[in-house]
A computed fold for a 73-nucleotide RNA from a Candidatus Gottesmanbacteria bacterium, annotated as transfer RNA.
RNA sequence: GGGCUCGUGGUGUAGCGGUCAACAUGUCGCCCUGUCGAGGCGAAGAUCACCGGUUCGAAUCCGGCCGGGCCCG
Numbered sequence: 001g002g003g004c005u006c007g008u009g010g011u012g013u014a015g016c017g018g019u020c021a022a023c024a025u026g027u028c029g030c031c032c033u034g035u036c037g038a039g040g041c042g043a044a045g046a047u048c049a050c051c052g053g054u055u056c057g058a059a060u061c062c063g064g065c066c067g068g069g070c071c072c073g
Base pairs, nucleotide, nucleotide: 001072002071003070004069005068006067007066010025011024012023013022018056027043028042029041030040031039050064051063052062053061
């Protein structure tokens, strides 16, 4: 330098162009318990890496760019 792939709550993942971006775990509150834990209920938390484009509508498609991983030279 070239190719492929990944980037989504604190963490790990899901999400085949259309509801409020879902689940697990963690955090917080309440219940439960003599206490802790476990369990139950609820809440907060993601401008979907970034910049543009296509579209009535983009996390999703296209281009660029940055970063991680793998391969080639």

Rfam family: tRNA. Gene Ontology term of the family: triplet codon-amino acid adaptor activity. It is annotated as a transfer RNA. Its mean pLDDT, the model's own confidence on a scale to 100, is 82.